[in-house]
Context: one part of a larger RNA
Molecule: small-subunit ribosomal RNA, central domain
Organism: metagenome
RNA sequence: CUGGGCGUAAAGGGCGCGUAGGCGGCCCGCUAAGUCGAACGUGAAAUCCCCGAGCUCAACUCGGGAACUGCGUCCGAUACUGGUGGGCUUGAAUCUGGGAGAGGGAUGCGGAAUUCCAGGUGUAGCGGUGAAAUGCGUAGAUAUCUGGAGGAACACCGGUGGCGAAGGCGGCAUCCUGGACCGGCAUUGACGCUGAGGCGCGAAAGCUAGGGGAGCAAACGGGAUUAGAUACCCCGGUAGUCCUAGCCCUAAACGAUGAAUGCUUGGUGUGGCGGGUAUCGAUCCCUGCCGUGCCGAAGCUAACGCAUUAAGCAUUCCGCCUGGGGAGUACGGUCGCAAGGCUGAAACUC
Repeated sequence: CUGGGCGUAAAGGGCGCGUAGGCGGCCCGCUAAGUCGAACGUGAAAUCCCCGAGCUCAACUCGGGAACUGCGUCCGAUACUGGUGGGCUUGAAUCUGGGAGAGGGAUGCGGAAUUCCAGGUGUAGCGGUGAAAUGCGUAGAUAUCUGGAGGAACACCGGUGGCGAAGGCGGCAUCCUGGACCGGCAUUGACGCUGAGGCGCGAAAGCUAGGGGAGCAAACGGGAUUAGAUACCCCGGUAGUCCUAGCCCUAAACGAUGAAUGCUUGGUGUGGCGGGUAUCGAUCCCUGCCGUGCCGAAGCUAACGCAUUAAGCAUUCCGCCUGGGGAGUACGGUCGCAAGGCUGAAACUC
């Protein structure tokens, strides 16, 4: 180099953009590098293989043949690949007309609720649990009404609904902004796919600086429970949770299923856009495209199950696996303020 694999057995990179590279639509011409054929040259000897011979046999040795699957030169072939020239429109992109959406960023506003503060009414309890107690309350609590402060989150709508590459996104309004989808002719004319490195994004927790702090709540204190109770339950409560700027870069980052393209019976729901038909219309029915679910044919699968959103049938490119433990450890490198991340063994042992 080669083999078999990656939903659940080991194995899909957390996600995107994209460099090198790999791969790449239809038609015609030229070329002849790859590819194929012929001839010639070369491919030392020995060795290997075949035939024969010599040592009494064999090993060994000798003779002959074949082979040395390679390389070079030249001639030829032109289907495919490559190169080059020309053309095409179905891949891709652009234009234009539409509507959908918790897609992203910023600013402002709103109501419910919790807590706190002030005041009114009012009096002896409240709270909490399996039962209690700690706790709060005659310095007037709980309850109730009025006013105020402040922070965080947005009930109903809300939906195997929508949007986003993933992480993720949910009150309302305005501004800025990304993407997708449908219809339409038009335009460019393969401009494409993937993507080692690289760059960017990346829940929660954590870190740095400054703010903020209602509720909740690691740590911590107390009350219970218990043989004990460094817990589960209860009363408190600080980091944190929130904002701004900067780090960290992990996850059951999951569909445990990489991306792209083509092909392969059906049924049924739902979101977006369009066409047709019936209708005064709402709306129903038929139908096209895109998305999102369920059930199932063939096929696949060890089974479970998957099944036009494939785990089916194929092609291209990337990532990864190769018995368990040792171990995602040690060492080294690199990144980080740190915590630690990435890369990643071996001895030994079963």